[in-house]
RNA sequence: GGGUUGUUAGCUCAGUGGUAGAGCAUCUGACUUUUAAUCAGGUGGCCACAGGUUCGAGUCCUGUACAACCCA
Numbered sequence: 001g002g003g004u005u006g007u008u009a010g011c012u013c014a015g016u017g018g019u020a021g022a023g024c025a026u027c028u029g030a031c032u033u034u035u036a037a038u039c040a041g042g043u044g045g046c047c048a049c050a051g052g053u054u055c056g057a058g059u060c061c062u063g064u065a066c067a068a069c070c071c072a
Stems, first nucleotide, its partner, number of pairs: 001071007010024004018055001026042005048064005
């Protein structure tokens, strides 16, 4: 330098163009003499950034940044 893949909650990851989710973590409550465990409920998101297509984009297209891998 060229190519491929990835970027979504504090962490690990899902997500057929039509209301953004799970587990763990965190908070509250129940249970318990207390803690832990268990159960119930809640909080938490500019979907890396900027444009484009579309009635509608996390999803499709282009560019940029970062990361991993392959080729030279």
Molecule: transfer RNA
Organism: Vulcanimicrobiota bacterium